Notes
Small-subunit ribosomal RNA from an uncultured bacterium, 1441 nucleotides, folded computationally. Rfam family: Bacterial small subunit ribosomal RNA. Gene Ontology terms of the family: ribosome and structural constituent of ribosome.

RNA sequence: AGAGUUUGAUCAUGGCUCAGGACGAACGCUGGCGGCGUGCCUAACACAUGCAAGUCAAGGGUAGCAAUACACUGGCGCACGGGUGAGUAACGCGUAGGUCAUCUGCCUCUAUCCGGAACAAAACGGCGGGAAACUGUCGCUAAUAUUCCAUGAGGCCGGGAGGUCAAAGUAGCAAUAUGGAUAGAGAUGAGCCUGCGUCUGAUUAGCUAGUUGGUAGGGUAAAAGCCUACCAAGGCGACGAUCAGUAGCUGGUCUGAGAGGACGAUCAGCCACACUGGAACUGAGACACGGUCCAGACUCCUACGGGAGGCAGCAGUGAGGAAUUUUGCACAAUGGAGGAAACUCUGAUGCAGCGACGCCGCGUGCGGGAUGAAGGAGCUUAGCUCUGUAAACCGCUGUCGGGUGGGAAGAGAAGCCCUAAGAAGGGCUGGGACUGUACCACCAAAGGAAGCACCGGCUAACUACGUGCCAGCAGCCGCGGUAAUACGUAGGGUGCAAGCGUUGUCCGGAAUUACUGGGUGUAAAGGGUGCGUAGGCGGAACUGCGCGUCGAAGGUUAAAGACCUCGGCUCAACCGAGGAAGUGCCUUCGAUACGGCAGUUCUAGAGUAUAGGAGAGGAUGAUAGAAUUCCUGGUGUAGCGGUGAAAUGCGUAGAUAUCAGGAGGAAUACCAGUGGCGAAGGCGGUCAUCUGGCCUAUUACUGACGCUCAGGCACGAAAGCGUGGGGAUCAAACAGGAUUAGAUACCCUGGUAGUCCACGCCCUAAACGAUGUAUGCUUGGUGUUGUGUCGCAAGACUCAGUGCCGAAGGAAACCCGAUAAGCAUACCACCUGGGGAGUACGAUCGCAAGGUUGAAACUCAAAGGAAUUGACGGGGGCCCGCACAAGCGGUGGAUCAUGUGGUUUAAUUCGAUGCAACGCGAAGAACCUUACCAGGGCUUGAAGUGUAGCGGAAGUAGGCCGAAAGGUUUACGUUCUUCGGAACUGCUAUAGAGGUGCUGCAUGGCUGUCGUCAGCUCGUGCCGUGAGGUGUUGGGUUAAGUCCCGCAACGAGCGCAACCCCUAUCCUUAGUUGCCAUCAGGUAAAGCUGGGCACUCUAAGGAGACUGCCCACGCAAGUGGAGAGGAAGGUGGGGAUGACGUCAAGUCAUCAUGGCCCUUAUGUCCUGGGCUACACACGUGAUACAAUGGUAGAUACAAUGGGCGAAGCCGCGAGGUGGAGGAAAUCCCAUAAAGUCUAUCUCAGUUCGGAUUGGAGUCUGCAACUCGACUCCAUGAAGCUGGAAUCGCUAGUAAUCGCAGAUCAGCACGCUGCGGUGAAUACGUUCCCGGGCCUUGUACACACCGCCCGUCAAGCCAUGGAAGCUGGGGGCGCCCGAAGCCGCUAGAGAUAGCGUCGAAGGCGAACUUAGUGACUGGGGCUAAGUCGUAACAAGGUAGCC
Repeated sequence: AGAGUUUGAUCAUGGCUCAGGACGAACGCUGGCGGCGUGCCUAACACAUGCAAGUCAAGGGUAGCAAUACACUGGCGCACGGGUGAGUAACGCGUAGGUCAUCUGCCUCUAUCCGGAACAAAACGGCGGGAAACUGUCGCUAAUAUUCCAUGAGGCCGGGAGGUCAAAGUAGCAAUAUGGAUAGAGAUGAGCCUGCGUCUGAUUAGCUAGUUGGUAGGGUAAAAGCCUACCAAGGCGACGAUCAGUAGCUGGUCUGAGAGGACGAUCAGCCACACUGGAACUGAGACACGGUCCAGACUCCUACGGGAGGCAGCAGUGAGGAAUUUUGCACAAUGGAGGAAACUCUGAUGCAGCGACGCCGCGUGCGGGAUGAAGGAGCUUAGCUCUGUAAACCGCUGUCGGGUGGGAAGAGAAGCCCUAAGAAGGGCUGGGACUGUACCACCAAAGGAAGCACCGGCUAACUACGUGCCAGCAGCCGCGGUAAUACGUAGGGUGCAAGCGUUGUCCGGAAUUACUGGGUGUAAAGGGUGCGUAGGCGGAACUGCGCGUCGAAGGUUAAAGACCUCGGCUCAACCGAGGAAGUGCCUUCGAUACGGCAGUUCUAGAGUAUAGGAGAGGAUGAUAGAAUUCCUGGUGUAGCGGUGAAAUGCGUAGAUAUCAGGAGGAAUACCAGUGGCGAAGGCGGUCAUCUGGCCUAUUACUGACGCUCAGGCACGAAAGCGUGGGGAUCAAACAGGAUUAGAUACCCUGGUAGUCCACGCCCUAAACGAUGUAUGCUUGGUGUUGUGUCGCAAGACUCAGUGCCGAAGGAAACCCGAUAAGCAUACCACCUGGGGAGUACGAUCGCAAGGUUGAAACUCAAAGGAAUUGACGGGGGCCCGCACAAGCGGUGGAUCAUGUGGUUUAAUUCGAUGCAACGCGAAGAACCUUACCAGGGCUUGAAGUGUAGCGGAAGUAGGCCGAAAGGUUUACGUUCUUCGGAACUGCUAUAGAGGUGCUGCAUGGCUGUCGUCAGCUCGUGCCGUGAGGUGUUGGGUUAAGUCCCGCAACGAGCGCAACCCCUAUCCUUAGUUGCCAUCAGGUAAAGCUGGGCACUCUAAGGAGACUGCCCACGCAAGUGGAGAGGAAGGUGGGGAUGACGUCAAGUCAUCAUGGCCCUUAUGUCCUGGGCUACACACGUGAUACAAUGGUAGAUACAAUGGGCGAAGCCGCGAGGUGGAGGAAAUCCCAUAAAGUCUAUCUCAGUUCGGAUUGGAGUCUGCAACUCGACUCCAUGAAGCUGGAAUCGCUAGUAAUCGCAGAUCAGCACGCUGCGGUGAAUACGUUCCCGGGCCUUGUACACACCGCCCGUCAAGCCAUGGAAGCUGGGGGCGCCCGAAGCCGCUAGAGAUAGCGUCGAAGGCGAACUUAGUGACUGGGGCUAAGUCGUAACAAGGUAGCC
């Protein structure tokens, strides 16, 4: 000192949370010793038992020989000490003072005095009462008890005269000592009074009758309404009275850098209380904790008649509670009471006991020691790493604890003796609870002594296993759904340590209430606006005072604590001594700048006068034209109106349209303008009257008259309310018509309140510039309104407004920027997380609606601001694509093929599922394939590797059972060798095999898709607090981020293009298997032959095309041209090639692979079946529906391929036979078909179409039943061009025609290639789809398949209202009235009676505060409920107040 948490990321705002310290603590686990402290925070609840206040040279009595003991009379003490914090918001406490308004026992000092006499009553004795407590009566008696007389220094009263007031003795032979009385003084203690300070609530605003004052009297130690009578009507309060809640106050304690905040245990000071309430008595002192009286509640005793009691003293008990100790020892010390003293008493105190409750100290060993032991754990597992110098082992030491022995200090006194006594001094005697304690010495032995929490981030510390959104964790964020460093356990590690964690509370961090030290345009926050009271603040000069202020000194600020220094316990904690400090208050002296007060003056603030000026400023009245509507009349005829399209509505009873006339209400086009005026709300035709404010200029005047403003007063849009008018338009509600799934809406037709006026209310708005008012200061530019000055004008300047852009500066940013959100001053208002909630209750205002003021419980970890990058939009701009359009041909209808879904099944194996699954994996399921099903078998296995043991060559040929697999059995066979064995093979055992089992959401690899779209990035620099931007945007251009220009960018990379292949032209080389122009030969024909390599072709290498040239446009890039040339022209055509990334896209069943699972089975072998099922739905295709055609005959022209099979013969044919040729530019497959020519069919379910079915065959194959293809004969279905919808294609393309190949025994309408014939159309980019760039909005970021609102339904929670019900509290009125003081009366007295007051009690009407309450209201929370779609994009009707 900070950190975590809102976001995809960022900055700021803002809350929540954490790290620190502390505690009279408690709980969990653990626990060796000592010192010093500390210990009922709850029930001021109730208390058994013991103890806590007695003591004494006088007097008397009793007992005793006496010492002595016991009670009594009397004196002093019991008002101290000790406890507690209930009450108290108060002169209670703190601080500083006052007391001329007071008292003070014991103590000290001073002065004086102490003469005489008398009466009684305890104890005791006698007789009684009572259970007891206690008590009655009679009798005796002393005193320092009581009374009287005397004296009067002195005191008191009084103006004086005068009056009045005392006493006690005792000890001693005595001196003397001690005591007594009256006064005065001191000290100590106490009473009373005052200034200042002392918690929260205004949802408590008024309180007060002894109340405030006076007079008289009473009363007290003492002032006083302290009390009484009378008189007056005061006193307190927004500077918070009264009321309510809470609370003992302080020194201090804890925390904090401090200022502060919280607290008030232990120790110390003060106060209050003593079962609850009241009261007095005694006394120096009490209204009295261990006294009295009364009342009440409670407890106890009782013989029922009566009595007793008060632990908030020390122990202790019960209860309450999370929780707090021994019924200990001693008066040895310190202190207290009494006493002359010895001494007695002292639960004060000193000590001990219990508790890790706290602080402090010590220990649990130290050194060496690597086979890095064993064990445990982990792993990349021949082994390595960690635990770990840790252990073992060797050496050393002895604190604490244990044993033995010794052993203090705390003790100074007192008493006695010495001196006549005292003081001081000397000597003697005995005295310790703690305690045989502290401490010291010796002995033995590493021996007896370590735990707790944590290890995802914050926050130091990581792995394995188990678990599988379960169990659980969690302070916040958050972990857990099969690879969890976050749960549980283990190993390891980290932190602290006789403790460690948890919980609770306080301060801190939190500048998160901001005095120090915050804010308010958009995050929470400026009042809707003005006027103005109190209050706060206030211009210039001079003078006085000295209140604030400042300085100095004095007093005080108790001790303890805290701080500094020194000292004592071995250290420390702890304790002692000294010092400094103590911001405050009081007193005295001084200063006078500033503020204040008082006085004098000034003009710069403010105001007044004068002269001008602008204006939708306000109020009232009058008036004008245009328009809408309505009425009357004319003309005129079938529609009008309205919408996206319609309908409702109006109209043949004459509308709409048009003309003329009239009525009525409301509003004022153009001018009109980020123009004007007003405090704001707001104000708009014209004229008149009345009226407020503002501005400019000139001088003159007043002389601070000012600024702000809590309460208060006034104004205050629209809507709304009341009364009365008015009512043209528009128009909530309402009605109808549409739209729609619905449509209580948006649209349409109507339409009432209202809109208008007058008067009276309401008082709120996104009342906004989301920006309070006032004043001063701080670069500029450019408009505009109203004056003024200079000027002819243009223009410049000045003042007052009103806009834009911008400097400095500010700001989280956006932005603000002389009209500040800058720099300052003054005053007011307001804010302190989101929700609950501007709600509830209360109060107040209002006719009502409602307004103002304004919470809490509960709940969340966010809510919110600005900006950034994306994505998205039923936002915008630009551009592209067979995207649309323009065309051609299809699909969707039929039949069949094929795939899929569904269904079925023992199984119909599995995967693929919008585009981007569905003639897909599968380039070919009869068995096999095959993964599925049924059945039959095998278990180191069907295949592979290693080790060990045993056996045998290997191998070949059979038999039997069986569906096969398999089982069983027979015969033959006898390898190589260095003689150890080897190869091969069988069996057994073992390590391990095997799995198309699961997870493509654990993965690699491969692939699809956006998309062959033009994009995606980086380095450096620059900009920004930052995310990020720039570059990559802009202007052009391109197929292209292609290129050019510009530019805070300059470069670069992956993509584009090019390089590669095929193809189109030419050249060179080469010339067989290809070719054949020329020459020759030759055939029925034929490159058939010689020959040739010119051509074609083949296959290698080159050339060629680059906007190079011309014209036009253009800065350039480039674009255009039926341009030239050229085979080809602007990428010539095609292919291969797929950026960063997206889709948790697809694939664990191609392969590979982590983890999990199976192991006589989920492995493996076999037979048969299934993958081929079939009501149905979809996709992709084939064939057709015919005449651009079918059929028959004749006839022409390919290319790519493969390895095949020719000719001939047989068969109608599939095919058979045959085997030439061909390891291929040679042979074969192999006739290309459409086309062309001829003939026929003549529009029909046909000579179209060929499904289906019957029969007969061929081929392949172990085998065509389930389930192959083909052929022939026969059969001859649907179908006559296909609804909504939808697909492909831009040129050698579509369409159409055939050929070949892969797979393959066989099986092709599919797929992959090949060539033949060969079109139409494109105006164009409005629209649909997809994409690119820029921009805009956003509440989205899992990114629109997003987000999100409200009702209803369910559960839980807190809360408001409520007929009432039940407690508490204080006050008021009345009744009754104990004890007791006072007064009166009676009495010789004891005492009795009466009166005022008076606790408790009773009655009553209100108030207040809690709890509870059927029912009821909303609110909050809760993975997957219902209905809609309100908001966020123009959110599909802009949203909001």